[in-house]
Context: one part of a larger RNA
RNA sequence: GAACGAACGCUGGCGGCGUGCUUAACACAUGCAAGUCAAGGGGAAUUACCCUUCGGGGUAUAGUACACUGGCGCACGGGUGAGUAAUACGUGAGCAACCUACCUUUUAGUUUGUGAAUAACCUGGCGAAAGUCGGGCUAAUGCCGAAUAUAAGACGCUACGCAUGUAGCGUCUGUAAAGCCGGGGCAACCUGGCGCUAAGAGAUGGGCUCGCGUCCCAUUAGCUAGUUGGUGAGGUAACAGCUCACCAAGGCAGCGAUGGGUAACCGGCCUGAGAGGGUGGCCGGUCACACUGGGACUGAGACACGGCCCAGACUCCUACGGGAGGCAGCAGUGGGGAAUUUUGCGCAAUGGGCGAAAGCCUGACGCAGCGACGCCGCGUGAAUGAGGAAGGCCUUCGGGUCGUAAAGUUCUUUCAGCAGGGAAGAAAGUGUAUGUGAGUAACUGUACAUAUUUUGACGUUACCUGCAGAAGCAGCCCCGGCUAACUCCGUGCCAGCAGCCGCGGUAAUACGGAGGGGGCAAGCGUUGUUC
Numbered sequence: 001g002a003a004c005g006a007a008c009g010c011u012g013g014c015g016g017c018g019u020g021c022u023u024a025a026c027a028c029a030u031g032c033a034a035g036u037c038a039a040g041g042g043g044a045a046u047u048a049c050c051c052u053u054c055g056g057g058g059u060a061u062a063g064u065a066c067a068c069u070g071g072c073g074c075a076c077g078g079g080u081g082a083g084u085a086a087u088a089c090g091u092g093a094g095c096a097a098c099c100u101a102c103c104u105u106u107u108a109g110u111u112u113g114u115g116a117a118u119a120a121c122c123u124g125g126c127g128a129a130a131g132u133c134g135g136g137c138u139a140a141u142g143c144c145g146a147a148u149a150u151a152a153g154a155c156g157c158u159a160c161g162c163a164u165g166u167a168g169c170g171u172c173u174g175u176a177a178a179g180c181c182g183g184g185g186c187a188a189c190c191u192g193g194c195g196c197u198a199a200g201a202g203a204u205g206g207g208c209u210c211g212c213g214u215c216c217c218a219u220u221a222g223c224u225a226g227u228u229g230g231u232g233a234g235g236u237a238a239c240a241g242c243u244c245a246c247c248a249a250g251g252c253a254g255c256g257a258u259g260g261g262u263a264a265c266c267g268g269c270c271u272g273a274g275a276g277g278g279u280g281g282c283c284g285g286u287c288a289c290a291c292u293g294g295g296a297c298u299g300a301g302a303c304a305c306g307g308c309c310c311a312g313a314c315u316c317c318u319a320c321g322g323g324a325g326g327c328a329g330c331a332g333u334g335g336g337g338a339a340u341u342u343u344g345c346g347c348a349a350u351g352g353g354c355g356a357a358a359g360c361c362u363g364a365c366g367c368a369g370c371g372a373c374g375c376c377g378c379g380u381g382a383a384u385g386a387g388g389a390a391g392g393c394c395u396u397c398g399g400g401u402c403g404u405a406a407a408g409u410u411c412u413u414u415c416a417g418c419a420g421g422g423a424a425g426a427a428a429g430u431g432u433a434u435g436u437g438a439g440u441a442a443c444u445g446u447a448c449a450u451a452u453u454u455u456g457a458c459g460u461u462a463c464c465u466g467c468a469g470a471a472g473c474a475g476c477c478c479c480g481g482c483u484a485a486c487u488c489c490g491u492g493c494c495a496g497c498a499g500c501c502g503c504g505g506u507a508a509u510a511c512g513g514a515g516g517g518g519g520c521a522a523g524c525g526u527u528g529u530u531c
Base pairs, nucleotide, nucleotide: 001531002530003529004528006527007526008525009524010523013378014377015376016375017374018373019371020370021336026334027333028332030331031330032329035072036071037070039069040068042066047060048059049058050057051056079289080288081287088214089213090212091211092210093209094208095207098206099205103202104201105200106199107198108197109196110195111146112145113144115143121136122135123134124133125132126131152173153172154171155170156169157168158167159166160165179194180193181192182191183190184189215261216260217259222252223251224250227249228248229247230246231245232244233243234242264286265285266284267283268279269278270277271276291312292311293310294309295308314325315324316323317322342368344367345366346365350364351362352361353360354359381411382410383409384408391402392401393400394399415472417467418466419465420464421463425458429454431452432451433450434449435448436447437446475520476519477518478517479516480501481500482499486515487514488513489512490511496503497502
């Protein structure tokens, strides 16, 4: 000198864009943060109207709300950095050792069954509660059979390769499926859309393996028994001591094993001419974690933040028998600390989940609020004005200086204030109308195009115009040298200053005050840290 997620002191007008628990991965009241659905069986209330024997009944609300079965999602998105020095990350390769829901594409199918259940519901019981046990009924795109097909396995043959092998053909064994919503038709049936099943390919996302790189301590020198390798078996999507039985005695290490300390890693960021050094907050990629430790279940995917089970600590409820909970999601509270924000608005946009769609959900996100925390921009007026006013300070008492500074005169009105106008962020989707393509015997529908209709949290938006009046807006640090800027008074090695050198003991440009001056400016200094 530059930089900062900063803090502290004094001061503080506006706007834009960013940014904000670095400490206790401490404990958490309250609300919200993951639902949704043309599959299925049930199925209200309220209100309005009508009837009524005044008990009630009917219609609409409505096959709606609601809970339940089922499908998809909940493994994404959001948070944090505790652990981890290598099961991580970065980079470059490999898998002839692998998986991949939804999506795209290709091929083939979607036949058959009074199959067996079960929740909701009805009913009985237990319990303070959380909840739970039994009996009875019923449905499905839930579960289970039969048929057919491929996959897979065994055997045989052929071709090829990179060793284990890969590809193709034949025979045997052999695991599939589901309907829903429309349209036409008297019906049989035909047809459109969304689904469902099997197989191949792709895309996307992952899994595993290998090379190289990745902090300090040798005042850590030896470490290792599933340890190193083999055979066999198990296990996995898959290779493998991944696990087990047996056999062998290996494996690592001064090119630093093992142990200890510290630490998520990177793109980047800061600094620097560069080499390098420091750092990893915000944003993006990867990893790990979700009160602490362990475990599996479901599933394409988890060993699963707002799922389950067990153990522990803590908090809460209890009828003392037993139960409930997990903010390192968004706000917010206590605590710790030098220190870090609102229990805000909206799904209008972007993105995500479900759905045919309308739509619903979304503390992701978009916005607003608070903080000079940072960067950037603007303002606090402009011109003129000497009798150099008054006043302050200094003085050699002549004067000098603050100083064109003020007053006065003539103007302007940014920003703030008040009033009026007023974009863009909106593209869609839906409805209506018209047309076209594929398909159909034809229509509905579907896909596309055109026209029209409609949707804004921010928002009293940005921006523009008008009104009034210089009106409402300057501080902080420094002035001995380094280092730009000097005098007076007070004090008297005192009080004090100080980054280094050093000032202060009676004329202190170094302490305190004043006048003057210098620097920066809505900031200025100090402290801390890095280069």
RNAcentral holds the full RNA, with entries from SILVA. Predicted 3D model of a 531-nucleotide part of an RNA (small-subunit ribosomal RNA, 5' domain) from Ranatra chinensis. The prediction has a mean pLDDT of 82. The organism belongs to Ranatra, within Eukaryota.